This record gives sequence, structure tokens and C1' cells, in this order.
RNA sequence: GGGGAUGUAGCUCAGCGGGAGAGCGCCUGUCUUGCACACAGGAGGUUGCCGGUUCGAAUCCGGUCAUCUCCA
Repeated sequence: GGGGAUGUAGCUCAGCGGGAGAGCGCCUGUCUUGCACACAGGAGGUUGCCGGUUCGAAUCCGGUCAUCUCCA
């Protein structure tokens, strides 16, 4: 330098046009002498960024940035 993949909650990841979610973690309550477990409830998101298509974009298209990987 060229090709490919990935980017969504604190972490690991789902979600291939119309409700943004799960597990773990975190907070509160119940339980316990206390902790853990369990149960109940809750907080937490510029969907990397910019633009385009569309009535409507996390999702489709282009550019760009970052990480990983292959070739040279």
C1' cells in the first nucleotide's frame, strides 16, 4: 500500500426496514446473626463518526476513524 471482518449498556454479545434487548456485573428491597445463594424491583444506550436512500435506518449505500486478520 491492497483485500476481508468487526464497531449496539460497565464487560461478552444478540437484533438482516417500523417496539433497542439478553447473560454477567451494578443499585435497592425481602431473606440471614452476618455474608453468599435465591427471589422481587430498578438504574444504565450520541447503535464509532459524517453523509445519502427511504414515509421510516442499529439494519441498506458511500466516505471516514479505530481494532483484528490476510497478501505484498
A computed fold for a 72-nucleotide RNA from Candidatus Lithacetigena glycinireducens, annotated as transfer RNA. Its mean pLDDT, the model's own confidence on a scale to 100, is 85. It matches the Rfam family "tRNA". It is annotated as a transfer RNA.